Transfer RNA from a Candidatus Nealsonbacteria bacterium, 82 nucleotides, folded computationally.
Its Rfam family is "tRNA". Rfam links the family to the GO term triplet codon-amino acid adaptor activity. Rfam classes the family as a transfer RNA. Rfam describes the family as follows. Transfer RNA (tRNA) molecules are approximately 80 nucleotides in length.
RNA sequence: GGGCGGGUGGCGAAAUUGGUAGACGCACUAGGCUUAGGACCUAGCGCCGCGAGGUGUGCGGGUUCGAGUCCCGCCCCGCCCA
Numbered sequence: 001g002g003g004c005g006g007g008u009g010g011c012g013a014a015a016u017u018g019g020u021a022g023a024c025g026c027a028c029u030a031g032g033c034u035u036a037g038g039a040c041c042u043a044g045c046g047c048c049g050c051g052a053g054g055u056g057u058g059c060g061g062g063u064u065c066g067a068g069u070c071c072c073g074c075c076c077c078g079c080c081c082a
Stems, first nucleotide, its partner, number of pairs: 001081007010026003019065001028044005046055003058074005
């Protein structure tokens, strides 16, 4: 340099044909339970905001009524070829 795959909360990982983003698991926080801890149970858990609400899928654009998903450019990671 070329080809292929990938980038989504703190971490892993879904989202089927473009149609409620974050299911599910782990971690964490609070409470319960316990002599105490673990396990277990309940609730919470991206960011901004007192709130209503807004915003958020590597970055920047485009298409569309609607984009994590399609198109273009770039960045990063892995594998292969040279």